[in-house]
RNA sequence: UGCCGGUCUCCCCGCAGCACAAUUCCUGUGAACCCCGUCAGGCCCGGAAGGGAGCAGCGGCAGCAGGGAUUGCGGGUGCCGGGGUCGGGCGGGUGGAG
Numbered sequence: 001u002g003c004c005g006g007u008c009u010c011c012c013c014g015c016a017g018c019a020c021a022a023u024u025c026c027u028g029u030g031a032a033c034c035c036c037g038u039c040a041g042g043c044c045c046g047g048a049a050g051g052g053a054g055c056a057g058c059g060g061c062a063g064c065a066g067g068g069a070u071u072g073c074g075g076g077u078g079c080c081g082g083g084g085u086c087g088g089g090c091g092g093g094u095g096g097a098g
Stems, first nucleotide, its partner, number of pairs: 001095004006090004010084005015078002018074001020072010035060004043052003
């Protein structure tokens, strides 16, 4: 110095994954009363028709828990892929020259 491997590391792009945040979907739960609706019974008003407030119950919402999707964001995440004025460091094999 040419060629061929090895190892570590830098930069860019991509992929996967983890944590956090936002949005959203599904399931379960979901307030004695101080959430909503409907309010049996009972209560009140009324001569009556009817009306009123309203507990329980039922449905739902707020909330809580679990699972999923999308997006953003971060790294001493990764037996990952591609690339670089064939990036850089270290070392190995082999050939040539001095």
A computed fold for a 98-nucleotide RNA from a Wenzhouxiangellaceae bacterium, annotated as Bacterial small signal recognition particle RNA. Rfam family: Bacterial small signal recognition particle RNA. From the family's description: The signal recognition particle (SRP) is a universally conserved ribonucleoprotein involved in the co-translational targeting of proteins to membranes. The family's RNA type in Rfam is non-coding RNA gene. It was read from a public genome assembly, where an Rfam model found it.